Predicted 3D model of a 476-nucleotide part of an RNA (small-subunit ribosomal RNA, 3' major domain) from an uncultured bacterium. Its Rfam family is "Bacterial small subunit ribosomal RNA".
Context: one part of a larger RNA
RNA sequence: UGACGGGGACCCGCACAAGCGGUGGAGCAUGUGGUUUAAUUCGAAGCAACGCGAAGAACCUUACCUAAACUUGACAUCCCGGAGACCGGUCUUUAAUCAGACCUUUCUGUGCUUGCACAGACUGCGGUGACAGGUGGUGCAUGGUUGUCGUCAGCUCGUGUCGUGAGAUGUUGGGUUAAGUCCCGCAACGAGCGCAACCCCUAUCCUUAGUAGCCAUCAUUGAGUAGGGCACUCUAGGGAGACUGCCAGGGAUAACCUGGAGGAAGGCGGGGAUGACGUCAAAUCAUCAUGCCCCUUAUGUUUAGGGCUACACACGUGCUACAAUGGCUGCUACAAAGGGAGGCGACCUCGUGAGAGUGAGCAAAGCUCAAAAAAGCAGUCCCAGUUCGGAUUGUAGUCUGCAACUCGACUACAUGAAGUUGGAAUCGCUAGUAAUCGCGAAUCAGAAUGUCGCGGUGAAUACGUUCCCGGGUCUU
Numbered sequence: 001u002g003a004c005g006g007g008g009a010c011c012c013g014c015a016c017a018a019g020c021g022g023u024g025g026a027g028c029a030u031g032u033g034g035u036u037u038a039a040u041u042c043g044a045a046g047c048a049a050c051g052c053g054a055a056g057a058a059c060c061u062u063a064c065c066u067a068a069a070c071u072u073g074a075c076a077u078c079c080c081g082g083a084g085a086c087c088g089g090u091c092u093u094u095a096a097u098c099a100g101a102c103c104u105u106u107c108u109g110u111g112c113u114u115g116c117a118c119a120g121a122c123u124g125c126g127g128u129g130a131c132a133g134g135u136g137g138u139g140c141a142u143g144g145u146u147g148u149c150g151u152c153a154g155c156u157c158g159u160g161u162c163g164u165g166a167g168a169u170g171u172u173g174g175g176u177u178a179a180g181u182c183c184c185g186c187a188a189c190g191a192g193c194g195c196a197a198c199c200c201c202u203a204u205c206c207u208u209a210g211u212a213g214c215c216a217u218c219a220u221u222g223a224g225u226a227g228g229g230c231a232c233u234c235u236a237g238g239g240a241g242a243c244u245g246c247c248a249g250g251g252a253u254a255a256c257c258u259g260g261a262g263g264a265a266g267g268c269g270g271g272g273a274u275g276a277c278g279u280c281a282a283a284u285c286a287u288c289a290u291g292c293c294c295c296u297u298a299u300g301u302u303u304a305g306g307g308c309u310a311c312a313c314a315c316g317u318g319c320u321a322c323a324a325u326g327g328c329u330g331c332u333a334c335a336a337a338g339g340g341a342g343g344c345g346a347c348c349u350c351g352u353g354a355g356a357g358u359g360a361g362c363a364a365a366g367c368u369c370a371a372a373a374a375a376g377c378a379g380u381c382c383c384a385g386u387u388c389g390g391a392u393u394g395u396a397g398u399c400u401g402c403a404a405c406u407c408g409a410c411u412a413c414a415u416g417a418a419g420u421u422g423g424a425a426u427c428g429c430u431a432g433u434a435a436u437c438g439c440g441a442a443u444c445a446g447a448a449u450g451u452c453g454c455g456g457u458g459a460a461u462a463c464g465u466u467c468c469c470g471g472g473u474c475u476u
Base pairs, nucleotide, nucleotide: 005476007475008474009473010472011471012470013469015465016464019429020428021427022426023425026320027319028318029317030316031315032314033313034311035310042053043052064306065305066304067303068302069301070300073131077130078129079127080126081125083123084122088103089102090101091100092099107120108119109118110117111116112115133295134294136293137292138291142289143288144284145283146282147280149278154193155192156191157190158189159188160169161168162167173184174183175182199272200271201270202269204240205239206238207237208236209235210234213230214229215228218227243266246260247259248258249257250256322422326381327380328379329378330377331376338369339368340367343362344361348357349356350355388419393414394413395412396411397410398409399408435457436456437455438454439453440452441451
């Protein structure tokens, strides 16, 4: 000077408290440990590993195992030889790759004796070695990237002053703030990185524009459908608006705080992006790059099959439930945000259905995915392991795809398990939030209860800071 203290003072945070809903019990999904295995590839490990890398393992992916093959190699540059444009097609063999045979094709330029020579580009073949290659090791050799404390309010520098010096001061003190935010004081005076603002979305209004959007008036229809219009909604450009600006009180005549007016919005309006100096030899050599070490007929490369999907068990994260604020049946409303050409696919027909046939329209404010669901109305069930719950299993199918046995999703019929609200313990959330209800997208041939978004309905509670946890400032 720091760090630490079951030292002190002050302050903050869904930290506690006050509430609401969960997890922990059940079934299933998923990740991990363990065990097993020829292999169950590797990494991640308190918070900050465990629906994590993986925005999607049937083959591929794939790195693992077994078996079979290749050796200048699947990929790059260079040298030599001979050949030919390239491309493409067929056959034999094999589990497949490999291997072998055949057909077709004959580029550009120059010289000319007009079908030959030379040169060049490209392609594959053979040879030679330089080399390629490595998801092999080391994240404790590294770059880059990331997590975390933490969007916490801190971290420093120049000059000056003080101290023998390490260092101190400034940055402490009195107030105040979300904030080292601002004010006042002070041997300090200034400055930098952070804070805030500048950026994006959203909440109100004005204006410009009016099709593919909209429909008040006029007229029209089955229908904003056609005329007409751009007022309204909406779309997307430009602006306005909020600044403690105004008033009152408090305060030190300050900063600021409390209340009020006006206003769509009030004191940071709500949300996002943005992460200081540093900490954890934190994570990653398997995104990539890279030093060193190691392999070089193999630790490289190719192919087939298997595995990553195993299962006495343990844990994490979720989904579905245990029902009447509910289940089932019928009827009827109201979204937002997105995707679509090797795509989205309407109408119609067939099928109980998953789907099939046909194929209109649409590179989409046009057509389409598309039905929003909870809600509402009517009926039924009458508290039961049930008309709750749906696991499991059987049969028959649909779709994708060379291929659903290991190991896909979905449909119909049948089957109808556990489960009657969950011990100790533990998690999230302060408002359009929690809870609840559907919708979409990325990845993707197919394969979400995950992830990332979108809107609908829409609460309760916060006395307070004694205590638990974490953090900040001063002091010891």